[in-house]
Molecule: transfer RNA
Organism: Candidatus Azambacteria bacterium
RNA sequence: GCCCCCGUGGCGGAAUUGGCAUACGCGUACGGCUUAGGACCGUAUCCCGCAAGGGUUGCAGGUUCAACUCCUGCCGGGGGCA
Numbered sequence: 001g002c003c004c005c006c007g008u009g010g011c012g013g014a015a016u017u018g019g020c021a022u023a024c025g026c027g028u029a030c031g032g033c034u035u036a037g038g039a040c041c042g043u044a045u046c047c048c049g050c051a052a053g054g055g056u057u058g059c060a061g062g063u064u065c066a067a068c069u070c071c072u073g074c075c076g077g078g079g080g081c082a
Base pairs, nucleotide, nucleotide: 001081002080003079004078005077006076007075010026011025012024019065027045028044029043030042031041032040046055047054048053058074059073060072061071062070
């Protein structure tokens, strides 16, 4: 230099014939249980907003009624060839 793959909540990780973003698990907070703790059970857990609602999938654009998903450029990580 060229080619291929990957990038989603605090972490792992789903959702891609374009149609509810964050399922599920871990962790965390509060509560229950316990003499106490662990285990177990319940609820909550991306951001803004009192709410209605809006935003958010590495960054910036494009296509579309609609984009995590398709297209372009860039950034970062991994692999291959030279």